The RNA shown here (transfer RNA) has 71 nucleotides and comes from Laomedea flexuosa. The same sequence occurs in records of 2 taxa. Taxonomically the source falls in Laomedea (Eukaryota, Opisthokonta, Hydrozoa, Obeliidae). The coordinates come from a structure-prediction model, not an experiment, and the mean pLDDT is 82. It matches the Rfam family "tRNA". Rfam classes the family as a transfer RNA.
């Protein structure tokens, strides 16, 4: 430079048109002499702007970021 995929919490995967789920981490409680495992609870996100829909993580366009690949 051109194809090409991806971009969702700190981190790591779903949800694939009907309002965002789990896991591990953070923290607060509880169990305990204590620690550490167990239990309960609490926060934290759809890359960013448009459009289509009654309704968008989801589909359509540009934009930024990563990446793999060919020069």
């Nucleotide at each position: 430079a051109g194809u090409a995929a991806a971009g969702u919490a700190a981190a790591c995967u779903a949800a694939a048109g009907g309002u965002a789920a789990g896991u591990u981490a953070u923290u607060a409680g509880g169990c305990u002499c204590a620690u550490a495992u167990c239990c309960u609870a609490a926060g934290u996100a759809u890359a960013a702007a448009g459009g289509u829909u009654c309704a968008a993580u989801u589909c359509c366009u540009u934009u930024c970021u990563u990446u793999a690949c060919u020069a």